[in-house]
RNA sequence: UGAUAGAGGCGCGAGAAGAAUGAGUAGCACCAGCAAAGGCGGCGGGAACCGCCGGUGCGAAGGGUCUCCUCGCCGAAGGGUGUCCGCCUUCCCGAGCGGAUAUGCCUGGGCUGCCGGAGAAUAUCCGUCGGACUGUCGCCCCUUGAAAAAGGGCGGAGAGCUGUCAG
Repeated sequence: UGAUAGAGGCGCGAGAAGAAUGAGUAGCACCAGCAAAGGCGGCGGGAACCGCCGGUGCGAAGGGUCUCCUCGCCGAAGGGUGUCCGCCUUCCCGAGCGGAUAUGCCUGGGCUGCCGGAGAAUAUCCGUCGGACUGUCGCCCCUUGAAAAAGGGCGGAGAGCUGUCAG
């Protein structure tokens, strides 16, 4: 240098099945009201258009979550950014969400706190910063005849670390 195989642990991701939530919500049907005005809503702003405001009956769903099982794995994976496609009443501007694709731009890992974002949500997920912990390597201390291990301290990053083979 190359190939190959591994390790970190509430380890990462995908799928099937079931469950709760979503929600007595959206929507549908019927009744009533509708002169005028007002208010609310359809992601934000503008224009337009539409709906709603009271009662009765029926009454969902997707995303997200949890449980167990199966599968693929250890840059597993997550995020950012660029391009394209789609969604959101119509048009313009903006934003968001989902998908495809490219990108060694960021992150070793799980947990957790404030804040911000998504979300119906106190669930959960994502992000910056912080905290203790943990794995790994390096340096130092201790120890020792000299080392190693254990213990302690500080620091780096997965483009890393360890084993085997080859040059």

A computed fold for a 167-nucleotide RNA from a sheep gut metagenome, annotated as Lysine riboswitch aptamer.
RNAcentral holds the sequence, with entries from MGnify.
Model confidence (mean pLDDT): 83 of 100.
Its Rfam family is "Lysine riboswitch aptamer". A reference for the family is Mandal et al. (2003), "Riboswitches Control Fundamental Biochemical Pathways in Bacillus subtilis and Other Bacteria", Cell. Its family is annotated with lysine biosynthetic process in the Gene Ontology.